Predicted 3D model of a 335-nucleotide RNA (Bacterial RNase P class A) from Aequorivita sublithincola DSM 14238. The sequence is in RNAcentral, with records from ENA. It matches the Rfam family "Bacterial RNase P class A". Rfam's curators write: Ribonuclease P (RNase P) is a ubiquitous endoribonuclease, found in archaea, bacteria and eukarya as well as chloroplasts and mitochondria. Rfam classes the family as a ribozyme. Rfam links the family to the GO terms dimeric ribonuclease P complex, ribonuclease P activity and tRNA processing.
RNA sequence: GCAGCAGGCCGCCUUAUCGUCGAGAUCCCCGCUUUCGCGAGGAUUUAGGAGGAAAGUCCGGACACCAUAGGGAAGCAUAGCGGCUAACGGCCGUCGUUAUUCCUGCGAAGGCAGGAAUUUCAGGACAAGUGCAGCAGAAAGUAUGUACAGGUAAUGCUGUAGUGAAACCAGGUAAACUCUAUGCGGUGAAAUGCCACGUAAACCUGUGCUUGAGGGUUCCCGCCCGAUGCAGGAGGGUAGGCAGAUUGAGCGUUUCGGUAACGGAACGCCUAGAUAAAUGAUAAGGAUUCGUCUUUGGAUGGAUACAGAACCCGGCUUAUAGGCCUGCUUUUUUA
Numbered sequence: 001g002c003a004g005c006a007g008g009c010c011g012c013c014u015u016a017u018c019g020u021c022g023a024g025a026u027c028c029c030c031g032c033u034u035u036c037g038c039g040a041g042g043a044u045u046u047a048g049g050a051g052g053a054a055a056g057u058c059c060g061g062a063c064a065c066c067a068u069a070g071g072g073a074a075g076c077a078u079a080g081c082g083g084c085u086a087a088c089g090g091c092c093g094u095c096g097u098u099a100u101u102c103c104u105g106c107g108a109a110g111g112c113a114g115g116a117a118u119u120u121c122a123g124g125a126c127a128a129g130u131g132c133a134g135c136a137g138a139a140a141g142u143a144u145g146u147a148c149a150g151g152u153a154a155u156g157c158u159g160u161a162g163u164g165a166a167a168c169c170a171g172g173u174a175a176a177c178u179c180u181a182u183g184c185g186g187u188g189a190a191a192u193g194c195c196a197c198g199u200a201a202a203c204c205u206g207u208g209c210u211u212g213a214g215g216g217u218u219c220c221c222g223c224c225c226g227a228u229g230c231a232g233g234a235g236g237g238u239a240g241g242c243a244g245a246u247u248g249a250g251c252g253u254u255u256c257g258g259u260a261a262c263g264g265a266a267c268g269c270c271u272a273g274a275u276a277a278a279u280g281a282u283a284a285g286g287a288u289u290c291g292u293c294u295u296u297g298g299a300u301g302g303a304u305a306c307a308g309a310a311c312c313c314g315g316c317u318u319a320u321a322g323g324c325c326u327g328c329u330u331u332u333u334u335a
Base pairs, nucleotide, nucleotide: 001331003329004328005327006326007325008324009323010322012286013285014284015283016282017281018280020049021048023046024045025044026043027042028041030039031038032037051306055317056316058315059314060313061312063188064187065186066185070221071220072219073218075184076183077182078181079180080094081093082092083091084090095123096121099118100117101116102115103114104113105112106111124179125178129177130176131173132172141169146161147160148159149158150157192243193242194241195240203233204232205231206230207229214225215224216223217222250269251268252267253266254265255264256263257262287304288303289302290301291300292299293298
């Protein structure tokens, strides 16, 4: 340097103008108020305003609510061993296992043995029970025991052969039912709390009022709600604001412990918070890359992905133009 494998990172940039979201400062104006002050609106200005997946909503948590959360059954998930973590079905290490590549040794060769790197795992139990098993084969699990040989009072009783991945051995199979161990109450920010506004707790029909109508729960028991009820009819009102909600299992740098995941310490930093939803548009220049022309100086045209917050966090999975870095293995060249 080439190739392969694995991992990590970035993911268009700059300027100008206009616009937009929330925040700070200043000013103006209005309302309430004796004042202090509080609230609504406007203008100017300042510094900020999507992601590595914001996605799928698949796992795990934080938080909130539910008098259904208890007992039993059912259901779902997980499955070597050890560790990490708030937790996990995630991650790290290790053992076994699957596959690929390479190396070494042996061999005439097919190949065999050992080792290295990466990688797969649907990695508990078939000695509880049930089920299932193509071809070949006498026979594939209830042995209706084949051929040859041996043996016995008798019997597949014994050996060999043959088919097959496997032939009686506690056979194989749990990505079959099942069993074992462990875990799981449900809902989900449209949670939830507060403020404001409005109202029909009216009307009609039926039914019920503790001797309980009806409802809550996967099912049963139990428990709970329940009269301003329940079912139906015809209708009325509201659909605004604040909190939740952005200071957090937070981010960066250095350092210490640990093989690692990860954890500790010191210092520094504050980095969207909208609610039908802002993060945009235009122009110029640049960068990367592709095509065409060329006098090899350049000119010209295109492309720059996947995608877009909606309570937050840790993972997994999926999508992604282009670029950069690191490690390992083989090989080539040079010293």